Predicted 3D model of a 72-nucleotide RNA (Glycine riboswitch aptamer) from Thermoanaerobacter pseudethanolicus ATCC 33223. Taxonomically the source falls in Thermoanaerobacter brockii (Bacteria, Bacillati, Clostridia, Thermoanaerobacter). Rfam family: Glycine riboswitch aptamer. Rfam's curators write: This family represents the bacterial glycine riboswitch. Glycine riboswitches usually consist of two metabolite-binding aptamers domains with similar structures in tandem. The aptamers cooperatively bind glycine to regulate the expression of downstream genes. In Bacillus subtilis, this riboswitch is found upstream of the gcvT operon which controls glycine degradation.
RNA sequence: CCUCUGGAAAGCUCGGAAGAGCACCGAAGGAGCAAUACUUUAAGUAGAAGCUCUCAGGUUAAAAAACAGAGG
Numbered sequence: 001c002c003u004c005u006g007g008a009a010a011g012c013u014c015g016g017a018a019g020a021g022c023a024c025c026g027a028a029g030g031a032g033c034a035a036u037a038c039u040u041u042a043a044g045u046a047g048a049a050g051c052u053c054u055c056a057g058g059u060u061a062a063a064a065a066a067c068a069g070a071g072g
Base pairs, nucleotide, nucleotide: 001072002071003070004069005068006067011022012021013020014019023059024058025057029055030053031052032051036046037045038044039043
């Protein structure tokens, strides 16, 4: 990396529909940072997430889904 299996959270209203409004979730992705290390010791650089933000995504189902297990 591929295949299979499991896989959470969070909504209503208006509208014929298209769509709109205000909320909400956090586990695709993305972004931010602690201790610490380095340095020219002011500051800068490096620095994790299941933490934080909610850009994206999602809030019927489907799809997706961090992560876990098995196989290659």